A computed fold for a 104-nucleotide RNA, annotated as SAM riboswitch aptamer (S box leader). The prediction has a mean pLDDT of 85. Rfam family: SAM riboswitch aptamer (S box leader). Its family is annotated with regulation of gene expression in the Gene Ontology. It was read from a public genome assembly, where an Rfam model found it.
[in-house]
């Protein structure tokens, strides 16, 4: 990097450092952010890996040392397709992307 599979409405600090823009890419919308945002340590969230028990499978409850990940905003919203509506708008479900486990 491309497969494959699960999840993606919940939860996470009046702390340090820094020092301009920011949240995957484009294109609109809404928005954080010098009262310091994104970022980095720290903290802290969860339970995918993992551990422990019980279970025929499969699954269900415990745990949080160890491996990620996460810590505004629904994955911030919409881009496509279907339905509902006069419309506004509102539902689904793609895509596309995130993470994690696996395989190549």
């Nucleotide at each position: 990097u491309a497969c494959u599979u699960a999840u993606c409405a919940a939860g996470a600090g009046a702390g340090g450092c820094a020092g301009a823009g920011g949240g995957a890419a484009c294109a609109g919308g809404a928005c954080c952010g010098a009262a310091g945002a994104u970022g980095c340590c720290c903290g802290g969230c969860a339970a995918c890996c993992g551990c422990c028990g019980c279970u025929u499978a499969u699954g269900c409850g415990g745990c949080a040392a160890g491996g990620u990940g996460c810590u505004a905003c629904u994955u911030c919203c919409u881009g496509c397709a279907c339905g509902g509506g006069a419309a506004a708008c509102c539902g689904u479900g793609a895509a596309a992307g995130a993470u994690g486990a696996g395989a190549a």